Overview
Predicted 3D model of a 74-nucleotide RNA (transfer RNA) from a Pseudomonadota bacterium. It matches the Rfam family "tRNA". The family's RNA type in Rfam is transfer RNA. NCBI's taxonomy places the organism under Bacteria, Pseudomonadati, Pseudomonadota. The RNAcentral record of the sequence draws on ENA.
RNA sequence: AGGGCCGUAGCUCUAACUGGCAGAGCACCUGACUCCAAAUCAGGGGGUUGUGGGUUCGAAUCCCUCCGGCCCUG
Numbered sequence: 001a002g003g004g005c006c007g008u009a010g011c012u013c014u015a016a017c018u019g020g021c022a023g024a025g026c027a028c029c030u031g032a033c034u035c036c037a038a039a040u041c042a043g044g045g046g047g048u049u050g051u052g053g054g055u056u057c058g059a060a061u062c063c064c065u066c067c068g069g070c071c072c073u074g
Base pairs, nucleotide, nucleotide: 001073002072003071004070005069006068007067010026011025012024013023020057028044029043030042031041032040050066052064053063054062
């Protein structure tokens, strides 16, 4: 320098075919239970879907740019 894959909640991930309400588990917070705690049960908060732009009525999803990580070629 060229090519491939990946980036979504604190963490691990789902969101197919064919663009249409952003979700789950764990963690966290509150309450119940308990002498206290753990476990269990009930409820709750948390996201500019890596950045910027484009297409579209509508983008996590399609297109372009850039950033970061891993791998391959030279």